[in-house]
RNA sequence: UGGGGGAUCGUCUAAUGGUAGGACAAGCGACUUUGACUCGCUUAAUCGGGGUCCGAAUCCCUGUCCCCCAG
Repeated sequence: UGGGGGAUCGUCUAAUGGUAGGACAAGCGACUUUGACUCGCUUAAUCGGGGUCCGAAUCCCUGUCCCCCAG
């Protein structure tokens, strides 16, 4: 430099263009003499900018960063 892939709660990981979900972690509660285990509830996210669309995590353009391949 060229080609390909990726960026989503604190972490990991889903999501046919139509309510952004799950697990772990955290907080609160139940249970327990206490703790652990278990169970319930809650908090929490779409990399930045622009466009298309009634509607964008998803499609298009552009930027940043990461990984792989080629030279």